[in-house]
RNA sequence: CGAGCCGGUCGGACGGUCGCGGGUCCGGCGGGCGACCGUCGGACGCGAGGAAAGUCCGAGCUCCACGACGCAGGGUAGCGGGUAACACCCGUCCGCCGCGAGGCGAGGACCAGCGCCACAGAGACGAGUCGGCACGGAGGCACUGCCUCCGUGCCGGGUGAAACGGGCAAGCUCUACCCGGUGCAAGGCCAAAUAGGGGGACCGGCACGGUGCCUUCGGGCAUGCGUGCGAGGGGUGCGUCGCCCCGUCCCCGGGUCGGCCGCUCGAGGCCUCGGGCAACCGGGGUCCUAGAUGGAUGACCGUCGCCACCGCGCGAGUGGUGGCACAGGACUCGGCUUACAGACCGCCGCUGGCA
Numbered sequence: 001c002g003a004g005c006c007g008g009u010c011g012g013a014c015g016g017u018c019g020c021g022g023g024u025c026c027g028g029c030g031g032g033c034g035a036c037c038g039u040c041g042g043a044c045g046c047g048a049g050g051a052a053a054g055u056c057c058g059a060g061c062u063c064c065a066c067g068a069c070g071c072a073g074g075g076u077a078g079c080g081g082g083u084a085a086c087a088c089c090c091g092u093c094c095g096c097c098g099c100g101a102g103g104c105g106a107g108g109a110c111c112a113g114c115g116c117c118a119c120a121g122a123g124a125c126g127a128g129u130c131g132g133c134a135c136g137g138a139g140g141c142a143c144u145g146c147c148u149c150c151g152u153g154c155c156g157g158g159u160g161a162a163a164c165g166g167g168c169a170a171g172c173u174c175u176a177c178c179c180g181g182u183g184c185a186a187g188g189c190c191a192a193a194u195a196g197g198g199g200g201a202c203c204g205g206c207a208c209g210g211u212g213c214c215u216u217c218g219g220g221c222a223u224g225c226g227u228g229c230g231a232g233g234g235g236u237g238c239g240u241c242g243c244c245c246c247g248u249c250c251c252c253g254g255g256u257c258g259g260c261c262g263c264u265c266g267a268g269g270c271c272u273c274g275g276g277c278a279a280c281c282g283g284g285g286u287c288c289u290a291g292a293u294g295g296a297u298g299a300c301c302g303u304c305g306c307c308a309c310c311g312c313g314c315g316a317g318u319g320g321u322g323g324c325a326c327a328g329g330a331c332u333c334g335g336c337u338u339a340c341a342g343a344c345c346g347c348c349g350c351u352g353g354c355a
Stems, first nucleotide, its partner, number of pairs: 001352001002350001004348001006346005012304007020047002023044009049326001053337002056335005061183001063181002073179005078092005093107001094105004108174002113172002115168003125165001131155011187261004197252006205229005210223005232246005268287008305324008
């Protein structure tokens, strides 16, 4: 130099103009009964990612449920460790792959039971024989041989990954251990009008029924609980008729409309010291860094960087054009998986060449 392996970092930089979302403070205006909200001006400061993604695992948080044990269902699987927890991570053993650095593993148990083992082959797992040989027995032909059947023993031609030895639990199953459900549209707080619930005050005619209390069982008392009649009031612009509606006021509590919270400070990031092979743990210091709800982070300009193409130049260079990935929050973390132009750093191994 070449072609590799593993781990990590970044993923355009700086400045300007305009615009968008959120926060704190100051001032003004407006909406709403209220809870609260909108808008304008000014100042200060903030505003996507390594995967924000898939929503696949594990948790926090939330509400519901909850005595224990078992069954059912789901999950995990060498051994040890880490962690809030995990199917994640670290170490290590074994197996396979690679010359190697390394990579991959769905690595508990087929002496509990069931099931399966393609093609080929007689036979693929309770067997037992397609063929050959030997011996014995029975029968037939018939004469010391041949044929058929049965039994015993031996041989294995040959098929196949495997031939009575077994293999498979990325089949049921068994063993050990773990697991309640629900997802921020969870859930919490504040809180109209109307209707309905509870209570109080005031006003109010009669009858029947209902209800409550008392009773000497004859009934009596109470009652806006219902129906009917009557009176009164209200609405239909006014008057009459007709029609429709109706105790008045106050307090309390629940829900709805509506508003706010949940919402971002967290198993947090960075630096450093110590422990540990490591994952990780402990101590100290320091930093605060989006919270939208049709959902903000964009557009343009300048300088620089990188890449491609074209032109000029012997060359160092220089001019022009185009491009700079994958992708974007929505309660929050820890992982896994997937997507990704390009750039950089470190460790390690292999082959050949050159010095």